[in-house]
Molecule: c-di-GMP-I riboswitch aptamer
Organism: Rhodocyclales bacterium
RNA sequence: GCACGACAAAGGCAAACCCAUCGAAAGGUGGGGGCGCAAAGCUACCGGGCUGACGGAAUCGUUUAGCAGCGAUUCGCAAGCCAGCGGGGCCACCGAA
Numbered sequence: 001g002c003a004c005g006a007c008a009a010a011g012g013c014a015a016a017c018c019c020a021u022c023g024a025a026a027g028g029u030g031g032g033g034g035c036g037c038a039a040a041g042c043u044a045c046c047g048g049g050c051u052g053a054c055g056g057a058a059u060c061g062u063u064u065a066g067c068a069g070c071g072a073u074u075c076g077c078a079a080g081c082c083a084g085c086g087g088g089g090c091c092a093c094c095g096a097a
Base pairs, nucleotide, nucleotide: 004095005094012037013036017032018031019030020029021028022027035084041090042089043088045087046086047085048082049081050080056075057074058073059072060071061070062069
C1' cells in the first nucleotide's frame, strides 16, 4: 500500500415509534428514541422500489342550443423521492488474527 474485520480501543451513525415542521403524496428536516450498522459517510450513474403533483385521457355531474369552463372519480404519467434494496463511482477512523 492492497485486502480483511476482533466480545480490541477511541469515537461515529440511528430503524420502528412519538413530537414539531416542510410537502399534494412518497418523503425530507429538527428533537426524543434505539432496531440495527465497519462505510447505515457522500453520490440517483445502472437495475429495482415508492408517490402521483403539473400537464394529458376517460367517465359522471353542473351549465349550455352545442361547446368551452368548473367540480368529482378513475386511468396513465417524474422533471418528485428512497444511498438502512443490490451494483457502480468518490472519500474516510482504528489495527488483533